[in-house]
RNA sequence: GACGAACGCUGGCGGCGUGCCUAACACAUGCAAGUCAAGGGGAAAGUCAUCUUCGGAUGGCGAGUAUACUGGCGGACGGGUGAGUAACGCGUAGGCAACCUACCCCUAUGACCGGGAUAACCUUGCGAAAGCGGGGCUAAUACCGGAUGUGGUCCUGACGGCGCCUGUCGUUAGGAUUAAAGCUGCUCUUUUGUGGGGUAGCGCAUAGGGAUGGGCCUGCGUCCCAUUAGCUAGUUGGUGGGGUAACGGCCCACCAAGGCGACGAUGGGUAGCUGGCGUGAGAGCGUGAUCAGCCACACUGGGACUGAGAUACGGCCCAGACUCCUACGGGAGGCAGCAGUGGGGAAUAUUGCGCAAUGCCCGCAAGGGUGACGCAGCGACGCCGCGUGGGGGAUGAAGCUCUACGGAGUGUAAACCCCUGUCAGAGGGGAAGAAGGUGUCGGAUUCGCAAGGGUCUGGCAUUGACGGUACCCUCAGAGGAAGCUCCGGCUAACUCCGUGCCAGCAGCCGCGGUAAUACGGGGGGAGCAAGCGUUGUCCGGAAUCACUGGGCGUAAAGGGCGUGUAGGCGGGUAGCCAAGUCAGAUGUAAAAGGUCGCGGCUCAACCGCGGUUGGUCAUCUGAAACUGGCUAUCUUGAGUUCGAGAGAGGGUGGUGGAAUUCCCGGUGUAGCGGUGAAAUGCGUAGAUAUCGGGAAGAACACCGGAGGCGAAGGCGGCCACCUGGCUCGACACUGACGCUGGGGCGCGAAAGCGUGGGGAGCAAACAGGAUUAGAUACCCUGGUAGUCCACGCUGUAAACGAUGGGCACUAGGUGUCGGUCUUGUUUCGUGCAGGAUCGGUGCCGGCGCUAACGCACUAAGUGCCCCGCCUGGGGAGUACGCUCGCAAGGGUGAAACUCAAAGGAAUUGACGGGGGCCCGCACAAGCGGUGGAGCAUGUGGUUUAAUUCGAUGCAACGCGAAGAACCUUACCGGGGCUUGAACUGCUGGGUAAACCCCAUGAAAGUGGGGCUGGUCUUCGGGCCGACCCAGUAGAGGUGCUGCAUGGCUGUCGUCAGCUCGUGUCGUGGGAUGUUCGGUUAAGUCCGGCAACGAGCGCAACCCCUGCCCUUAGUUGCCAUCAGGUAAAGCUGGGCACUCUAAGGGGACUGCCGGCGACAAGCUGGAGGAAGGUGGGGAUGACGUCAAGUCCUCAUGGCCCUUACGUCCCGGGCUACACACGUGCUACAAUGGCCGGUACAGCGGGUAGCAAAGCCGCGAGGUGGAGCCAAUCCCUGAAAACCGGUCUCAGUUCGGAUUGCAGUCUGCAACUCGACUGCAUGAAGUCGGAAUCGCUAGUAAUCGCGGAUCAGCACGCCGCGGUGAAUACGUUCCCGGGCCUUGUACACACCGCCCGUCACGCCAUGGGAGUCGGCAGUACCCGAAGUCGGUGUCCGAA
Repeated sequence: GACGAACGCUGGCGGCGUGCCUAACACAUGCAAGUCAAGGGGAAAGUCAUCUUCGGAUGGCGAGUAUACUGGCGGACGGGUGAGUAACGCGUAGGCAACCUACCCCUAUGACCGGGAUAACCUUGCGAAAGCGGGGCUAAUACCGGAUGUGGUCCUGACGGCGCCUGUCGUUAGGAUUAAAGCUGCUCUUUUGUGGGGUAGCGCAUAGGGAUGGGCCUGCGUCCCAUUAGCUAGUUGGUGGGGUAACGGCCCACCAAGGCGACGAUGGGUAGCUGGCGUGAGAGCGUGAUCAGCCACACUGGGACUGAGAUACGGCCCAGACUCCUACGGGAGGCAGCAGUGGGGAAUAUUGCGCAAUGCCCGCAAGGGUGACGCAGCGACGCCGCGUGGGGGAUGAAGCUCUACGGAGUGUAAACCCCUGUCAGAGGGGAAGAAGGUGUCGGAUUCGCAAGGGUCUGGCAUUGACGGUACCCUCAGAGGAAGCUCCGGCUAACUCCGUGCCAGCAGCCGCGGUAAUACGGGGGGAGCAAGCGUUGUCCGGAAUCACUGGGCGUAAAGGGCGUGUAGGCGGGUAGCCAAGUCAGAUGUAAAAGGUCGCGGCUCAACCGCGGUUGGUCAUCUGAAACUGGCUAUCUUGAGUUCGAGAGAGGGUGGUGGAAUUCCCGGUGUAGCGGUGAAAUGCGUAGAUAUCGGGAAGAACACCGGAGGCGAAGGCGGCCACCUGGCUCGACACUGACGCUGGGGCGCGAAAGCGUGGGGAGCAAACAGGAUUAGAUACCCUGGUAGUCCACGCUGUAAACGAUGGGCACUAGGUGUCGGUCUUGUUUCGUGCAGGAUCGGUGCCGGCGCUAACGCACUAAGUGCCCCGCCUGGGGAGUACGCUCGCAAGGGUGAAACUCAAAGGAAUUGACGGGGGCCCGCACAAGCGGUGGAGCAUGUGGUUUAAUUCGAUGCAACGCGAAGAACCUUACCGGGGCUUGAACUGCUGGGUAAACCCCAUGAAAGUGGGGCUGGUCUUCGGGCCGACCCAGUAGAGGUGCUGCAUGGCUGUCGUCAGCUCGUGUCGUGGGAUGUUCGGUUAAGUCCGGCAACGAGCGCAACCCCUGCCCUUAGUUGCCAUCAGGUAAAGCUGGGCACUCUAAGGGGACUGCCGGCGACAAGCUGGAGGAAGGUGGGGAUGACGUCAAGUCCUCAUGGCCCUUACGUCCCGGGCUACACACGUGCUACAAUGGCCGGUACAGCGGGUAGCAAAGCCGCGAGGUGGAGCCAAUCCCUGAAAACCGGUCUCAGUUCGGAUUGCAGUCUGCAACUCGACUGCAUGAAGUCGGAAUCGCUAGUAAUCGCGGAUCAGCACGCCGCGGUGAAUACGUUCCCGGGCCUUGUACACACCGCCCGUCACGCCAUGGGAGUCGGCAGUACCCGAAGUCGGUGUCCGAA
């Protein structure tokens, strides 16, 4: 895009079309084929007349009507259906010299004389019926005999024309044979008999011709299966005959043995064919409704009759199934005609009207018949047309939706105003389709003496199913008339709510797990529109079967290799032919359809007229280049000959040495062997080792090579024989003899099979030992088939170059093997080296090709020829069938079902029990810890009314928390409040509110009392602020979502990386740069390089610290000077020093040596306070982890609103069988205790730090100087050092726990603070597996300060004191960087993925069998019927 459609929702009108695709299933009822004066009979009702015995009779009209019968013509057309049919069935082009043709037309001739029957009818019999029989009468255009014979046919003969084989056409003579039917109108006439004449018409016979329709034959075309490969007995042909309209094996007898088939016979499946129709640019592909041509069929099967024609849809006979009737004896029937019914189905209409038109049959005609046909009805089934209104109308109503709450959208849409009048409705008018026929009145003409008739023609009248329809006019009135699908991408159209991997959507990709443009609804939008969607089917897109127009190295695809048959293709020259080819002419390719033009319905659909196109068609004529055929010729393709040559080419027979094993003997002794390590095994019965001798089988080291040979498989010691192919060189010869090759035939590794040998070594199976979770494996010890030989099978492979064969053409470079020519050299060996060329075999590489990888004269390039093969993955190289095989198995080779991919090449990552290089307290080397104990603290778990919440590997767990007794507090219990504890605004009312007092209460709160603003004032009051009450807008939430977010943070990681611009390369992803060689802590730097630069990182710039200088000199300092004290920078003074804190200097591989590439840099040294980043800090690239945080804060959405908000009291966060993390204190003598003595730094201090003094054993109290601090205070630092004591003990270690007594803070230390004193004195004697930190002022150890804080520090953040050990090194563990490699990973190895099993479901194969269908062969029974034979009887019929 299309449809004979169906289904869902919806539905106003009209026109034109169209409508059982399924059950060729079964059919009730009606209709669908009749008709005819001129054949014979021949009514009735009724009516009229006459007669009447009134019962009726007769006659006329009705009427030669109705009707059956005889006869003629038609029922072979028209109409239906598509079952069958793969066929001369259909299509197309031809043929018939092998034929028929009723009715119609033309021509010729004729139609004479006779005869006997029989339906109807009458009568009679049988039968339920259908129907049948007997007797009697009668007619014909029914039937029969005879005559005539224009002619026809046959026979005999003569002649002529034509021809495509048999022949045919015609003329003529003779012979034989062969026809017929009559009827009617009008009129005249009358031996009145329907008898004769005239006229008009119909009919009859014979023959010829025409027209039309058919029959038969032929070329070509016409679906699928080869898992159908052979078929055939009337089969193929002949002779003779029969039969037919006609040829023919159509049929028969005899004879011959043929015929068909890979160009697909036979068989199976499916199917009516065509014009056309749908689609497509076309070529094609699909299809065969309506219309038209042909065929076939008519309940199923068989058969003939009649006839011009049938093997007959509405005829006959038989058989069968089915249905119906029946009196059970018998009968009837055939909608695939029109309607209609049942049934089937997703599904397909009225038991309508009419013969008015068109057509057909009958008829002279009038006319009759016609479910053909013309119309109407039903169905949006299709196509076409029309309408459902038009114009105006707001910064834009309402409603609804959204909202950043301002607004936006629906939307000029509506309302409203002004119009119009299609369709539908009402009223009125009203066609065309009708010509003809007939009647009547005329005219012309014709036959006839006339009368009269026929033919033609004009006027008038009359004929319409549709239908009072189309169409026209008038009337009223916007009044009655819009839906469907879609809105994630493809694909045009977006928002809100609901839902929460549910419900659902889905054509493909895919949506939905709490913000869904994808589900459902709303709003809005897009598209089409009386329709819109869905489903189904076909074509297209699909170059996705490729003729046009594809491929096969790795994506699917080259046969394992050769030989060769058919076939396909084929070198040069010349001539002939004209099959292919090309051109022209003629014929045909029906109509309809398509297309162009014109025309008719208002347009269109639809219809009419005219034109045009179309064949691989046929015939004729022509052309001769190409292909083909024939003839002749040629040598270049191919081959032959001669001379050389290389080789693991093949076969057979011999032969050789090394090694292995075994046997015998000698020597010899305890092991051997084997492995990662072992064990099994062998060995004191003497192994292994070693020497000598012997036996056997198999394979051939070195040479040996990317070397050679072969078609492939494959081929390796040496010699001989037999034998295939190849190469080079050279004349000569043959003269296209060639290439390929479906089938066929042969060869064909290993394993395997059969028979017989052989068997040393090796070695499936098997056994044992190990390994392991297991180990039916890898390793070890053994070991049988087999491996070997002969003969015969098998026929496969990653049979690979994953690359079929042949020929030609198309840059180079470099090896190597064989030959020939040649140059040089030569120790002369064709020895060595080089060049050219032919043939082989490799590597590199350009054009070109390729998806890329790559190929590249050995093509995967460019062409030609031939063969094989492919068409998504799985199922499956499976099943079935066939075939080969002894078997194993091979060859051929599907489908159901299932998936949305499977796959190739390359890219970037990630990963690897891959590789290379290199870092890091990563390991190692060391020091100290943790893990064990007690306690502290955090967490899990458990418990609880609550034990609030978060953090969860590293990177949660002394974390958020730098301070949970109340508060904090988010949790729980209880008591309260509701515009609220806190915030802003508005309205109304009121009063100050705070503050104080009283009562009550656990408090919050509640009740009562007291007191009190600013400003203006006319003193009445007004206004303002604050507060209270009521109301309102709104507050509030540590409620949820860190997976909606911002911000901040952790981590990889202070790792050295991450990128960009331009250029270049690549189809692209992407690469290059960033790789490489060095070097560095570093993508740090240097060098190189299709790259050149740049950015974020690194480094530096900043801070602290180490040295020096300058400036400054109090609160700091004190060298000099002076004073002074018990002492003391205490004082004057000074600012030199220390210090303080501001500025500056200093270090840059700068200098020297060596190494390095003359570089970067490395290394050593000098100088220097400091040396190669001096030490420390701050600083964290692109990104990763949906990492952490909604409970810091901010914030979208959701949720709560007398509560999930808020206030209060109390409790809880402090629980405790346990488990873990982080710490503290220890276990002691490098120690504890006692006494004495010394030295810091960072900091803090007015709600504060607090001195001296006094009290207390002490915590502390008292006291209050001083200090807003380089001034005063916290502030005694401690370890250390000196002296003493303890003496290895659960202790003078250790301090938990507990008792008592206290101190301090605080409203308050019960739950639940810290500290002090006395008393108590637990575990613990250095810690299993495992595990952490640290590389120097570091670890370890010692104390001090600070934040938080009323109080509470073993935590945290800082500070200083004392002050080590070790690093060979980078194999290993962990983490990381760069390069490279493999990948089936990409959520990226915590990846991916395989198989069994369990359960359920789907489809398929097999299966003892069983049932059915189709076909074949053999045989049996056999209806109707036809043909033949024979018999009886009758007739001319």